[in-house]
RNA sequence: CAUUCAUCCAGAAGGGUGGAGGGAGUAGGCCCUGCGAAACCCUGGCAACCGCCGCAGCUUCGGCUGUGGAAAGGUGCUACCUCCUACCUCGCACAGCGCGAGGGAAGAUGAGUG
Numbered sequence: 001c002a003u004u005c006a007u008c009c010a011g012a013a014g015g016g017u018g019g020a021g022g023g024a025g026u027a028g029g030c031c032c033u034g035c036g037a038a039a040c041c042c043u044g045g046c047a048a049c050c051g052c053c054g055c056a057g058c059u060u061c062g063g064c065u066g067u068g069g070a071a072a073g074g075u076g077c078u079a080c081c082u083c084c085u086a087c088c089u090c091g092c093a094c095a096g097c098g099c100g101a102g103g104g105a106a107g108a109u110g111a112g113u114g
Base pairs, nucleotide, nucleotide: 001114002113003112004111005110006109007108008107013043014042015041016040017039021032022031023030026086027085028084029083044078045077046076049074050073052069053068054067055066056065057064058063082106087103088102089101090100091099092098
């Protein structure tokens, strides 16, 4: 980088360096930010994907599935639903702008594969 599967309305902050941007990209909106943005570092925290420990079922005995637990391991995360909308379908409303539900695309994270 490509690809597969799962998840994405919950949760979790202080300090130091830094010095103007930031919320992935494009557009529109809405926000955060000199009462200090991004980035980096330290400490704390959240969560429970992998890994770990039980229990149950299945098993070709290699494991697989479901479920519960701990959080000393590997990641991740720690404003706003992935901040919202954008494309398709359906419903509602309508002069027009819209509102709601489902799906898709894109993205993020984990675990695998190439």
The RNA shown here (SAM riboswitch aptamer (S box leader)) has 114 nucleotides and comes from an uncultured Rhodothermaceae bacterium. The coordinates come from a structure-prediction model, not an experiment, and the mean pLDDT is 85. It was read from a public genome assembly, where an Rfam model found it.